Context: one part of a larger RNA
RNA sequence: UGACGGGGACCCGCACAAGCGGUGGAGCAUGUGGUUUAAUUCGACGCAACGCGAAGAACCUUACCUAGGCUAGAAUGUGAGGGAAGAAAGGGUAAUUCCGAUCGUCUGGGAAACCAGACCCAAAACAAGGUGCUGCAUGGCUGUCGUCAGCUCGUGUCGUGAGAUGUUGGGUUAAGUCCCGCAACGAGCGCAACCCUUAUCAACAGUUGCCAUCAUUAAGUUGGGAACUCUGUUGAGACUGCCGUUGAUAAAACGGAGGAAGGUGGGGACGAUGUCAAGUCAUCAUGGCCUUUAUGCUUAGGGCUACACACGUGCUACAAUGGAUGGUACAAAACGUCGCGAUCCCGUGAGGGGGAGCUAAUCGCUAAAACCAUUCUCAGUUCGGAUUGAAGUCUGCAACUCGACUUCAUGAAGUUGGAAUCGCUAGUAAUCGCAGAUCAGCAUGCUGCGGUGAAUACGUUCCCGGGUCUUGUACA
Numbered sequence: 001u002g003a004c005g006g007g008g009a010c011c012c013g014c015a016c017a018a019g020c021g022g023u024g025g026a027g028c029a030u031g032u033g034g035u036u037u038a039a040u041u042c043g044a045c046g047c048a049a050c051g052c053g054a055a056g057a058a059c060c061u062u063a064c065c066u067a068g069g070c071u072a073g074a075a076u077g078u079g080a081g082g083g084a085a086g087a088a089a090g091g092g093u094a095a096u097u098c099c100g101a102u103c104g105u106c107u108g109g110g111a112a113a114c115c116a117g118a119c120c121c122a123a124a125a126c127a128a129g130g131u132g133c134u135g136c137a138u139g140g141c142u143g144u145c146g147u148c149a150g151c152u153c154g155u156g157u158c159g160u161g162a163g164a165u166g167u168u169g170g171g172u173u174a175a176g177u178c179c180c181g182c183a184a185c186g187a188g189c190g191c192a193a194c195c196c197u198u199a200u201c202a203a204c205a206g207u208u209g210c211c212a213u214c215a216u217u218a219a220g221u222u223g224g225g226a227a228c229u230c231u232g233u234u235g236a237g238a239c240u241g242c243c244g245u246u247g248a249u250a251a252a253a254c255g256g257a258g259g260a261a262g263g264u265g266g267g268g269a270c271g272a273u274g275u276c277a278a279g280u281c282a283u284c285a286u287g288g289c290c291u292u293u294a295u296g297c298u299u300a301g302g303g304c305u306a307c308a309c310a311c312g313u314g315c316u317a318c319a320a321u322g323g324a325u326g327g328u329a330c331a332a333a334a335c336g337u338c339g340c341g342a343u344c345c346c347g348u349g350a351g352g353g354g355g356a357g358c359u360a361a362u363c364g365c366u367a368a369a370a371c372c373a374u375u376c377u378c379a380g381u382u383c384g385g386a387u388u389g390a391a392g393u394c395u396g397c398a399a400c401u402c403g404a405c406u407u408c409a410u411g412a413a414g415u416u417g418g419a420a421u422c423g424c425u426a427g428u429a430a431u432c433g434c435a436g437a438u439c440a441g442c443a444u445g446c447u448g449c450g451g452u453g454a455a456u457a458c459g460u461u462c463c464c465g466g467g468u469c470u471u472g473u474a475c476a
Base pairs, nucleotide, nucleotide: 001476002475003473004472005471007470008469009468010467011466012465013464015460016459019424020423021422022421023420026316027315028314029313030312031311032310033309034307035306042053043052064302065301066300067299068298069297070296076127077126078125081121082120083119086103087102090099091098106117107116108115109114129291130290132289133288134287138285139284140280141279142278143276145274150189151188152187153186154185155184156165157164158163169180170179171178195268196267197266198265200236201235202234203233204232205231206230210225211224214223215222239262242256243255244254245253246252318417322376323375324374325373326372327371335364336363339358340357344353345352346351383414388409389408390407391406392405393404394403430452431451432450433449434448435447436446
């Protein structure tokens, strides 16, 4: 100087408390361990691995296993030489760029020989290849403490020195934020602001969007309108600016006014010096090592989907604040031409037929909970839907291993969950649906979007984590 303390003082955080809803019990989905297996490819392991890499394993992917094939090789470049391109009966194989009779012969110049150009095949040679090992050789990227308020430097001063001071102290703040004081005076990286979004208003612009007034219609449908909504660009607006009180005449705090918004208005992006030899050689790049008829390349099939069990994360429930049937209303944000697909017809349904319109504020995709009425009456039930049987639909060469969905039948566990443990402070929790990426198909996951919409916070004694000062130390 740090680190640590079941030392002290002060302060903060859904850290506790106060509340609301869960997990832990059940069934299923998914990831992991273990076991099994020819193979169940590899990585990730407290927080910070375990719906993680994977924004989507039937083939492909694919790295694994089994069997077969190739050896300058699957890709690319130079390329002697040959041929335009190309078409192809037949044979072989589980399969292939395997064998292959036969057919075919580009453009420009030139009388022709031939020359030039594009494209195809291609010997030899030179450069291969490796998801093989080492993340403890590395770059880059990332997690984490932590959006915590810290981390440093120059000059000066003090100390023999390591170092100290500044950065400590008194107040204050979300903040090393600001003020005052001070052997310090300044400065840098962080904080904040500048950026995006949301909440209010104005100006401008009115089509595909809008409709107050005037007509018109089944309908903003049409004429019309530019007010409103909305869309978009540019501005305004919030700064403790104003008033009062407290304070040290300060910084600031508390209350008030005005205001759409008030003290960082809400949300996001943004992550200092460093820590964990943290993660990644399997995104990529790369040193070294290993391999070169194989640890490379390729084909088919299988596996990654196994199942006594254990754990994590979720979904669905156990019901009446509910289930069922009928009626009826209201979004936002995305996406769409290899696409979205309306009205209509067929089917109990998944879906099929058909194809209007739309390269989209024009057409399409488009809510559910809620509300109204009827019924069920506390039951393992008209709760719950696992499992299984049968019949189907769709995608796709192909749904056996191994897809999703539909209909009929079946109707398991489950009556609110032990010890323990998690999230959340407001348009939040809870609850309800919608869209998108990936994607032929496949979503209870992920990322967004809106609808309905709470309870509680006395307080900081305690648990956990963190910050500042101080104290002790046989620790570095």